[in-house]
Order: sequence, then structure tokens, then C1' cells
RNA sequence: AGAGUUGGUUGGAUGGUUACGCACGCAAGUGUGAGGAAAGUCCGAGCAUCACAGGGCAAAGGUGAUUGAUAACGUCAAUCGUGGGAAACCAUAGGAAGAGGGCAACAGAAAUAAACCGCCUAAAUUUAUUUAGGUAAGGAUGGAAACGUGAGGUAAGGGCUCACGCAGGAGUAUGGUGACAUAUUCUUGAUGUAAACUCCACCUGAUGCAAGAUGUGGAAUCGUUAUAACGCCCGUAAGAUUCCCUAAAUCGCUAAUGGAGUGCAAUAGCAAUAUUGCAUCGAGAUAGAUGACCGUCUUAAAUGACAGAACUCGGCUUAUAGACCAACUUAAAAA
RNA sequence: GGACAAUUAGCUCAGCUGUGAGAGCAUCCGCUUGACGUGCGGAAGGUCACAGGUUCGAGUCCCGUAUUGUCCACCA
Repeated sequence: AGAGUUGGUUGGAUGGUUACGCACGCAAGUGUGAGGAAAGUCCGAGCAUCACAGGGCAAAGGUGAUUGAUAACGUCAAUCGUGGGAAACCAUAGGAAGAGGGCAACAGAAAUAAACCGCCUAAAUUUAUUUAGGUAAGGAUGGAAACGUGAGGUAAGGGCUCACGCAGGAGUAUGGUGACAUAUUCUUGAUGUAAACUCCACCUGAUGCAAGAUGUGGAAUCGUUAUAACGCCCGUAAGAUUCCCUAAAUCGCUAAUGGAGUGCAAUAGCAAUAUUGCAUCGAGAUAGAUGACCGUCUUAAAUGACAGAACUCGGCUUAUAGACCAACUUAAAAA
Repeated sequence: GGACAAUUAGCUCAGCUGUGAGAGCAUCCGCUUGACGUGCGGAAGGUCACAGGUUCGAGUCCCGUAUUGUCCACCA
């Protein structure tokens, strides 16, 4: 150099003319006006309602290595185990198959248990076949066939015995906060599947701003002192449910006495992150604004990617032209 | 804006993880008919929406994406 791996930044700046939304203003006008994902709606919260404050059980759903971070999380950080890669690095729903049943098609003799071929023994006779029994070493099937290699032993064989190894479990020692790792002793050698049922531990009340508040009308049913209504029970308890008429109104809804906001620096920490200080940001529609045109500058180019707020935050996931920055790896092949 | 569901042949739909994925209608071919229709027999037609994962094995289970469809305002 080539080939890669990982993380991050940017997504033009500015002036004029003219439109549109919002705020202020009598008016002229002034100020302000999309994103890193505003998206998917996949998680976690604020907030609101379900008459009211609470406890237990069941059902349903979710999560699942360890330690930490956080308001919280199924998110994030670091680490452990497993798998992949030559490496940088990447992936990982990663508790339990000694509670219980369930499933394992086809193939194969046999799928959790086994004798088709083969090997060995005995008997019979038709003397190369049959019958009875033993045998999991060899063949064949499969994703998976009672751990692998060698030796001994045996009628033939077999962890049947032994040596070395492999895997699981228990104990001990050392290191670590821990998951776990290493060493060693004993013991065992029937698999897989829980992203099927299930068990264990932990978590969750339901519904989402089309939630809901503001209207002091009417009717029906049930109930009012131990009963209605929510899955059930306890407790508390006086209202609950349905229908008709009436606003397509105002608020919720956009904050400046505000915010789990953003940036920088210092300190603590491996990091996520926390604390302190300084600075900075400011859309709010309800048929739905944020557009068009002309210059200048920067640029390789700027007409160029993905894409348009709808109560608000923290994450995740997905989409994203071009350009730029940083760290790291380099086996094989070619030069 | 929010909450859900579905996607399998041209159309409408079945399909307990297990052989090469099925049915009805439609299409094509043959027989039947003077001809058409009906009837009978046969054939063709599939990226199980797309892309990953779990599993020995996925249309089926899990996750993501895309497309289509349904429901939800106020109303004491």
C1' cells in the first nucleotide's frame, strides 16, 4: 500500500424579495418557526381517568449469567461462560430435562429402548441348513445409537478390569465483591427439546391526550347498614350501570417563579454515569404553518440521502447520498 | 394520534414443528354433444409477504421490516 474491524462527527453558512403558522402590537411592523431519526409504536416513566385509601389469592402477561449505572426499563457499562474468526473483533432469550408427563417424522433391526447382518455356544438332522440361547466389538440408518484409544480377560463379547484421556456431579484449597477460573480428591458415564406444556426466582392493577376536565337536564334498572359494583376473598364503603337531549366549543397543549433538557470544563469512576461551575436552548397547528425565487461564501459537490412535530421525556429498532475524524488488526494469496 | 388483526395457487380459504404443502372456484387438455353448456377424467399453476434466530427439522415458535385492513372523540 492493499484487505479488514470498531467507534464517532457532519447532514452547509449567510443576505435579499415574497408567501404561510404562532406570539406581541390600534396599526405599520417586530420576534419566532422540524429531526437525528420528528418514523416503527417495541419497552420504561411523567400525567389523566377508572367512586374511595389498602391487604391477600387466583388468572394472564413479561423478564431470566454476575456486578454496577439509572427516576425507571426488556435499556446502558464492565466482566464471566458458550459459539464464530488468522486477528482486530463479532454474536449470544445465558435458570431448571435428579417434580411431572409430552415429542423425536423419514430412514433404521432398534429412538430411550434394541439382535437385521455378523461373532460365539448347544441341539437336531437334510452336512449346510434349522432351532434355542449368549453377545453391542464390526457393518448398515440417522441430527442423535449406553464416552474415546490401547491392553488384559473371555466360548464370543462388553467399563467386565486396568492405563491414559473426555464429559457430568459433589467436596476441598487458592484467586476474584461476584458470575466463574485453576489445581486436587471422590464418584458417575441413557441423548436432545422449555423461542412446546411445565417448575423455580423476580416484576406488572387496567386504559391511553380520540386519556380526560368544564354543562348543576331527563328516564330506566340495581342498591343504601350490610348489600350493589369491580375475577375472588377481607377491609372500606353510597352510590353504580344503561339510554335520550345538549358544545364537533374552551381547557388539557407548550411553559421563562420552567426542565429526570443540551454543550463545555473540573473532580470521582476502567466505563455506563454522578456531583459542581459556566454557558446555552425556547414550534404548538386542528384540514393541519415551516414554502418559492435570486445572490454571496465555504466546498469535490450543495438541485442532490433518509425523511415532516401533533401532550412530554429516557431508551431500543429500522431508514440514511456524499464527505470527514480517531483507534486497532493484518493469516493466506499477489506486489 | 392511539389500540389491534391479517398476509399460503389467478380468487376465497384449510393446514397439532415431521414425506415432495392442500381444498373449492377459475385456467388448460381429453372424453361426452351436430355445436355450446352440463357431466366425467386428467394436467399445469406456490420465493407459504421479506429478512434473521431457536430446533436434527419452521408455512407453523420467537424477533425485526413491509403491505393491507379494522376499531377508538366530546355527549352531564
Predicted 3D model of RNase P RNA and transfer RNA as a complex of 411 nucleotides. It holds a member of the Rfam family "Bacterial RNase P class A". Its family is annotated with tRNA processing, ribonuclease P activity and dimeric ribonuclease P complex in the Gene Ontology. The family's RNA type in Rfam is ribozyme. About the family: Ribonuclease P (RNase P) is a ubiquitous endoribonuclease, found in archaea, bacteria and eukarya as well as chloroplasts and mitochondria.